Predicted 3D model of a 107-nucleotide RNA (Glycine riboswitch aptamer) from Firmicutes bacterium UBA3567. Its Rfam family is "Glycine riboswitch aptamer". Rfam's curators write: This family represents the bacterial glycine riboswitch. NCBI's taxonomy places the organism under Bacteria, Bacillati, Bacillota. The sequence was found by an Rfam model in a public genome assembly. The prediction has a mean pLDDT of 81.

RNA sequence: AUGAAGAAUUCGAGAGAGAGUCGGGUGAUAACCGGCCGCCGAAGGGGUAAACUUCAAUUAGUUCCGAUUGAAGUGAAACUCUCAGGCAAAAGGAUCGGAUUCUGACG
Numbered sequence: 001a002u003g004a005a006g007a008a009u010u011c012g013a014g015a016g017a018g019a020g021u022c023g024g025g026u027g028a029u030a031a032c033c034g035g036c037c038g039c040c041g042a043a044g045g046g047g048u049a050a051a052c053u054u055c056a057a058u059u060a061g062u063u064c065c066g067a068u069u070g071a072a073g074u075g076a077a078a079c080u081c082u083c084a085g086g087c088a089a090a091a092g093g094a095u096c097g098g099a100u101u102c103u104g105a106c107g
Base pairs, nucleotide, nucleotide: 006102007101008100009099010098011097012096013095018037020036021035022034023033024032038087039086040085044083045081046080047079051074052073053072054071055070056069057068058067059066
């Protein structure tokens, strides 16, 4: 000195679903607290398929291997649950793109 992948920061794009209703609070609305319904999935979180591993039982005269059955563990998501979060705007927001910095696979 090239600069894959990764991380951090920053800029841009970024969906869905009631400004629900009753009461409190307030000058009033929203936020906040409590009750009652209706919804969304893209902060976060939970669940899980194949596959792999381990254990046990059966099988052949015995052992190992193999095969079958059962149990346990690991195991993905934009799938699913709706705990959390959200349902005018604002904020947030998985994900995608750009820039900068760190790092440094390959050469």